[in-house]
């Protein structure tokens, strides 16, 4: 210097004009108020989403069981947490650093898109064995040609050299005899050939179909049955062996612990999902400031549903006649049982309260009000210092008071400055001048602690990687 990573901070400033909420003081008035004047004060880092945890308030406080919901590595912090800190493990990154609901998959059930034969125990291709059918070639063996070509021998026809004899003196000629090349034709034999072909036999091959073996190989997929090498086999396979990986278990050591390190043994080792049911451990009452309380004002009631009441004790009153320790009726009260309703977060048990016809409670219709005050902002509070702790955080001391509306205030405009972007001009290259533009996300409503999401821009710091210079 560049790139990256983590953390912290800011969220324009000053002035003017107009305006708003709350509050204090003064004055005035038709006075719990209104008006005027003056002073003080007035949104956020997320006030947001309302996701999680608490405080506070009311209801309940009698518990047990079952359901239901949540959380889920360990230790710590905290009022509490699904938050934070530190650590462990796993994953990503060269690193700084980041991410992880991170208990259990041999308790059981369920699911795993598409592709693929198969998503957990699977045969599509491939490999191997057997059977059937078909094909092509090989070996030995039995039978065994036709036609053709070539060769040999023979024959017939035609032709007829040479030589001889006869006639003739002789030549020529004629007749007879001897004799016969090549080619063609016919027959036989031989060769090509024991060839082609036919029959069964033998061994191997190829193709198709069927039966079976095989998880080595191919292919599919996010994921396919531990990896490499060997033994073995028809082919193969943890089937067996060596090493490696992983799991379980035992022992030793370290750590509060999660867990880590080392060693022994074992079966050769059956995927993933539990933010699916489920199992295990721990946690959890409900509703919410429209909580809840007080004051003032106003109003009108009506209808329906609704439990079975029974027994006993005590007291009072009235009545009856057999005047008794009598009976009957009514009322009050207590107890027990039954039934109804309500509360105890849901259900059951249980419990508490109210009630059982002069009726608890529930439902429907109708009527009134919709004003004020409190809750309400002093709080797990901010800032500073000291101390403890690696840290989150905690303790002590000092100091400060910092929005409280109730249809809901915190705004708008102008000027200057700062920041930044664009254009133009100038430049001593540091910048300067002029003109124009930009400033987000969003907004308290009972209060806190978190998480998540949104956000124009800017500042500061730690650390890592790469390059260059000294």
């Nucleotide at each position: 210097c560049a790139g990256g990573u983590c953390g912290g901070c800011c969220a324009g400033g000053c002035g003017g004009u107009c305006g708003c909420g709350c509050u204090c003081c003064g004055c005035g008035c038709u006075a719990u108020g209104c008006g005027c004047g003056g002073g003080g004060u007035g949104a956020g880092g997320a006030a947001a989403g309302u996701c999680c945890g608490g405080g506070c308030u009311c209801c309940a406080c009698a518990g047990g069981g079952c359901a239901c919901g949540g959380u889920g590595c360990u230790g710590g912090g905290u009022a509490a947490c699904a938050c934070c800190c530190a650590g462990g493990c796993g994953g990503g990154g060269u690193a700084a650093c980041c991410c992880g609901a991170c208990g259990g998959a041999u308790a059981g059930g369920g699911c795993c898109a598409c592709a693929g034969a198969a998503a957990c125990a699977g045969a599509c291709c491939g490999c191997c064995g057997g059977g059937c059918u078909g094909g092509a070639g090989g070996g030995a063996u039995g039978g065994g040609a036709a036609a053709g070509u070539g060769g040999a021998u023979g024959g017939a026809a035609c032709c007829g050299a040479u030589g001889g004899c006869a006639c003739c003196u002789a030549c020529a000629g004629u007749g007879c005899c001897u004799g016969g090349a090549u080619a063609c034709c016919c027959a036989u034999c031989c060769a090509c050939g024991g060839u082609a072909c036919c029959g069964g036999c033998c061994a191997a091959c190829c193709a198709g179909c069927c039966c079976g073996g095989u998880a080595a190989g191919g292919g599919u997929g996010a994921a396919a049955a531990g990896g490499u090498g060997g033994u073995g086999u028809a082919a193969g396979a943890g089937a067996c062996c060596a090493c490696c990986g992983g799991c379980g278990u035992c022992c030793g050591g370290g750590g509060u612990g999660a867990c880590c390190c080392g060693g022994g043994c074992g079966g050769c080792c059956a995927g993933g999902c539990a933010a699916c049911c489920c199992c295990c451990a721990c946690c959890g009452g409900g509703a919410g400031c429209a909580a809840g309380g007080c004051c003032a004002a106003g109003c009108a009631g009506g209808g329906g549903c609704g439990a079975c009441g029974u027994g006993g004790g005590g007291g009072c009153a009235a009545c009856c006649c057999c005047u008794g320790u009598g009976g009957u009726u009514g009322c009050c009260u207590c107890c027990a049982c039954a039934c109804g309703g309500g509360g105890c977060g849901g259900c059951c048990c249980g419990u508490c309260c109210c009630g059982u016809c002069c009726g608890a409670g529930c439902c429907c219709c109708g009527g009134g009000u919709g004003g004020g005050c409190c809750g309400c902002u002093u709080g797990a509070g901010g800032c500073g210092g000291c101390g403890g702790g690696c840290a989150a955080c905690c303790g002590c001391c000092g100091u400060c008071c910092c929005a409280g509306a109730g249809a809901g205030a915190u705004g708008a405009c102008c000027g200057c400055c700062a920041c930044u972007c664009c254009g133009g001009c100038c430049u001593c290259c540091g910048g300067g001048c002029c003109g124009g533009g930009g400033g987000a996300c969003a907004g308290a409503a009972c209060c806190c602690g978190g998480c998540u999401u949104a956000u124009c821009g800017g500042c500061c710091g730690g650390c890592c990687u790469g390059g260059a210079g000294c």

A computed fold for a 470-nucleotide RNA from a Thermoflexia bacterium, annotated as Bacterial RNase P class A.
A source record names the gene rnpB.
It matches the Rfam family "Bacterial RNase P class A". By type it is a ribozyme.
The RNAcentral record of the sequence draws on ENA.